The prediction has a mean pLDDT of 75. Predicted 3D model of a 144-nucleotide RNA (c-di-AMP riboswitch aptamer (ydaO/yuaA leader)) from Brevibacillus centrosporus. Rfam family: c-di-AMP riboswitch aptamer (ydaO/yuaA leader). The literature on the family includes a 2004 paper in Proc Natl Acad Sci U S A by Barrick et al., "New RNA motifs suggest an expanded scope for riboswitches in bacterial genetic control". Rfam links the family to the GO terms regulation of gene expression and cyclic-di-AMP binding.
[in-house]
RNA sequence: UGCAAAUUCUGGCCAAAUCCCGAGGCAUUCGGGAACGGAGGACCCAAUCAGUAGGGGUUAAUCCCACAUUCUUGUGGGAGGGAUGAGAAACUCUUUCGCCAUCCUACCCGUCAGCUAACUUCGUCGGCUAAAGCGAGGGAGGUC
Numbered sequence: 001u002g003c004a005a006a007u008u009c010u011g012g013c014c015a016a017a018u019c020c021c022g023a024g025g026c027a028u029u030c031g032g033g034a035a036c037g038g039a040g041g042a043c044c045c046a047a048u049c050a051g052u053a054g055g056g057g058u059u060a061a062u063c064c065c066a067c068a069u070u071c072u073u074g075u076g077g078g079a080g081g082g083a084u085g086a087g088a089a090a091c092u093c094u095u096u097c098g099c100c101a102u103c104c105u106a107c108c109c110g111u112c113a114g115c116u117a118a119c120u121u122c123g124u125c126g127g128c129u130a131a132a133g134c135g136a137g138g139g140a141g142g143u144c
Base pairs, nucleotide, nucleotide: 011129012128013127014126018034019033020032021031022030023029035124036123037122038121039120040119045114054112055109056108057107058106062079063078064077065076066075067074068073081104082103083102084101085100091141092140093139094138095137096136097135098134099133
């Protein structure tokens, strides 16, 4: 000096997944509240049939084509959808659009659920990061 790993602190990112209060063997525990997110659930409307080839739900994460195939998967491409790009903007925060670049699923219910007011009910996990473009606008704050 460089690389790798671990721990602590700090900054940032995905995601609903955060904050506060009380108790307590003071924790990695228990309970409650707020906020955010999901499910079930009338009239009306829709459906007028479906039913093992089941059906349905969460998530942006589905569909199509080709080839291969260990017979359920793999590879590639396309369409669709999503995220990031600090440092684009006189400053700080936030946000829209265009182009460019990179990346993108996994699970659950258990024969059963359309929508759905009241109502009922569940969750607040986990994973990453030192890398990183350009242009045109909006809003708020503060300054001049």
Lineage of the source: Bacteria > Bacilli > Caryophanales > Paenibacillaceae > Brevibacillus. RNAcentral holds the sequence, with entries from Rfam.